Description:
Transfer RNA from a Pseudomonadota bacterium, 72 nucleotides, folded computationally. The source organism's lineage runs through Bacteria, Pseudomonadati and Pseudomonadota. It matches the Rfam family "tRNA". Its family is annotated with triplet codon-amino acid adaptor activity in the Gene Ontology. The family's RNA type in Rfam is transfer RNA. Its mean pLDDT, the model's own confidence on a scale to 100, is 82.
[in-house]
RNA sequence: GGGUCCAUAGUUCAGCGGCUAGAAUAGAACACUCUUAAUGUUUUGACCUCGGUUCGAUUCCGAGUGGACCCA
Repeated sequence: GGGUCCAUAGUUCAGCGGCUAGAAUAGAACACUCUUAAUGUUUUGACCUCGGUUCGAUUCCGAGUGGACCCA
């Protein structure tokens, strides 16, 4: 220098154009318990950035940023 793939809660992942963006785990409150743990209920928290297409974009397109791998 060229190519392929990836980027969504603190973490690990779903979501293939219209969802209140979900799950597990972690965090908080309450219940239970002599206490802790476990368990149950409730709850907080996210779409890498900038543009474009579209009535509508996490999703499609372009550029950028970061990461992994391959070629040179």